The RNA shown here (Bacterial RNase P class A) has 350 nucleotides and comes from a Bacillota bacterium. Its Rfam family is "Bacterial RNase P class A". It is annotated as a ribozyme. Rfam links the family to the GO terms dimeric ribonuclease P complex, ribonuclease P activity and tRNA processing. RNAcentral holds the sequence, with entries from ENA.
RNA sequence: CGAGUAAGUCAGAUGGUCGCGGUGGCUCUAAUGGGCCAACGAGGAAAGUCCGAGCUCCAUAGGGCGAAGGUGCCGGGUAAUACCCGGUGGAGGCGACUCCAAGGAUAGUGCAACAGAAAUAUACCGCCAUCCGCUUAGCGGACGGUAAGGGUGGAAAGGCGAGGUAAGAGCUCACCAGCGUGUAGGCGACUGCAUGGCUCUGUAAACCCCACCUGGAGCAAGACCAAGAAGGGACUAAAAAAGCGGCGGCUCGUCGUGUCCAGUGGUAGGUUGCUUGAGCCUUUUGGUAACAUCAGGCCUAGAUAGAUGACCAUCCAAUACAGAACUCGGCUUAUAGACUUAGUCGCUGA
Numbered sequence: 001c002g003a004g005u006a007a008g009u010c011a012g013a014u015g016g017u018c019g020c021g022g023u024g025g026c027u028c029u030a031a032u033g034g035g036c037c038a039a040c041g042a043g044g045a046a047a048g049u050c051c052g053a054g055c056u057c058c059a060u061a062g063g064g065c066g067a068a069g070g071u072g073c074c075g076g077g078u079a080a081u082a083c084c085c086g087g088u089g090g091a092g093g094c095g096a097c098u099c100c101a102a103g104g105a106u107a108g109u110g111c112a113a114c115a116g117a118a119a120u121a122u123a124c125c126g127c128c129a130u131c132c133g134c135u136u137a138g139c140g141g142a143c144g145g146u147a148a149g150g151g152u153g154g155a156a157a158g159g160c161g162a163g164g165u166a167a168g169a170g171c172u173c174a175c176c177a178g179c180g181u182g183u184a185g186g187c188g189a190c191u192g193c194a195u196g197g198c199u200c201u202g203u204a205a206a207c208c209c210c211a212c213c214u215g216g217a218g219c220a221a222g223a224c225c226a227a228g229a230a231g232g233g234a235c236u237a238a239a240a241a242a243g244c245g246g247c248g249g250c251u252c253g254u255c256g257u258g259u260c261c262a263g264u265g266g267u268a269g270g271u272u273g274c275u276u277g278a279g280c281c282u283u284u285u286g287g288u289a290a291c292a293u294c295a296g297g298c299c300u301a302g303a304u305a306g307a308u309g310a311c312c313a314u315c316c317a318a319u320a321c322a323g324a325a326c327u328c329g330g331c332u333u334a335u336a337g338a339c340u341u342a343g344u345c346g347c348u349g350a
Base pairs, nucleotide, nucleotide: 001346002345003344005342006341007340008339009338010337012315013314014313015312016311017310018309020041021040023038024037025036026035027034028033043321047332048331050330051329052328053327054326055218056217057216058215062252063251064250065249068214069213070212071211072210073087074086075085076084077083088102089100090099091098092097103209104208108207109206110203111202112201120157124150125149126146127145128144130142131141132140133139134138158176159175161173162172163171177199179196180195181194182193183192184191185190222272223271224270225269232261233260234259235258243257244256245255246254247253279298280297281296282295285292286291
């Protein structure tokens, strides 16, 4: 100097003029309402609605059973999670690093097209022994052995090399892989060493098995205020029982309630929930880290047909993706430009 990797910051700033929103203060009006001033006023993803919760209601969410769904290597963090951090194993990359739907195929079932003789155990070509025949270098047939060689295929059932054999084969041996056993280390996933029989594929992102977890609905949840021309019929009646309803399915239990029929009026309004939070910033201590903790500081939208826009000047990289609607922690997706830090590879120089 170039290329690539990981993490972080900004998302315009300053000044002026006019125009918006709620809050606070002052002031005018009988009131509705008006005027002035102050500070504040969309995001890193506000998007997706994919996870997890806070909060509200279902009286308790209680016992039991079943179903449905979710997660899936180990340890730690967190309010919690499928998230985050650190590891183990595997894959990719020269590397810094990145990614993994990462339990079980010996509980069972299913599937594996086409090609190929054959896809769970087989003999198409081939090799070899014996016998017979013939046109006797050999060819053909019968019967038996074989799975090393060839072909097909993603895969033919441990791999490769040597010995051995009639020809071959873990038949034997050496080196590997897998599996089992023993032992050492580690909280653990797992790893190292030794040793043994020689060993029938893949697929669970197919059904399934195993382990763990889950009550339901949701701010249009809920709470309060306001609003209602007009009541009628049948049955039962002290009650209780039955029936109905609530507790996502069933059951136990428990709670509420006289039941049924026709008809009429109101409900498009207002207040609240609604923003002080598992909050943000700086720091102490502990920890590899995520994070926890000590101390100090700060208050930063609450709209409801829905608010922050326009112009000028300077700086300048100033634009891309794009606008809150109960709140928060994550993940995923979109994204122009500028900057900072650390480490990797290549070239060059000292």
The coordinates come from a structure-prediction model, not an experiment, and the mean pLDDT is 75. NCBI's taxonomy places the organism under Bacteria, Bacillati, Bacillota.